[in-house]
Molecule: Fluoride riboswitch aptamer (crcB RNA motif)
Organism: Pseudanabaena sp. FACHB-2040
RNA sequence: GCAUUAAUGGGUGAUGGAGCUCACCCUGACCGCUGAAGUGACUUAGCUGUUCACUUAAGCUGAUGGCUCCUACUUGUCU
Repeated sequence: GCAUUAAUGGGUGAUGGAGCUCACCCUGACCGCUGAAGUGACUUAGCUGUUCACUUAAGCUGAUGGCUCCUACUUGUCU
């Protein structure tokens, strides 16, 4: 220095915090969806195609991985 094992610990699960619980990761786990346009790849006799990837702007749902509570936001009703 590398690998493996054990113990312990930490982190992550598309927008905040806490408890419980589940899963995953320990240099990775994780980083939502929709159609449109453009580019590239593949394909096609052919800018053809019920394909894939990336980028741009636009649009949509949700504060949970799951359950509960709080906070923020939104809608409706009552005082």